[in-house]
Molecule: transfer RNA
Organism: Planctomycetota bacterium
RNA sequence: GCGCCCGUAGCUCAAUCGGUUAGAGCAGCAGACUCAUAAUCUGUUGGUUCCAGGUUCGAGUCCUGGCGGGCGUACCA
Numbered sequence: 001g002c003g004c005c006c007g008u009a010g011c012u013c014a015a016u017c018g019g020u021u022a023g024a025g026c027a028g029c030a031g032a033c034u035c036a037u038a039a040u041c042u043g044u045u046g047g048u049u050c051c052a053g054g055u056u057c058g059a060g061u062c063c064u065g066g067c068g069g070g071c072g073u074a075c076c077a
Stems, first nucleotide, its partner, number of pairs: 001073007010026004019057001028044005050066005
């Protein structure tokens, strides 16, 4: 350089054929329990769905370009 894959909450991941308000676990916060801590239980906060455009009545999902990461491969030295 070329090809393929991935990017969603602080972390790990869901989200049906494109369809109504993007969820779960962990973490955080508050409370219960306890002499206290841990564990456990209850409640709860938290999102520019990587960025910019496009298609569409409607985009996390489809298309184009860019950015970042991973894998494979070629060339030079």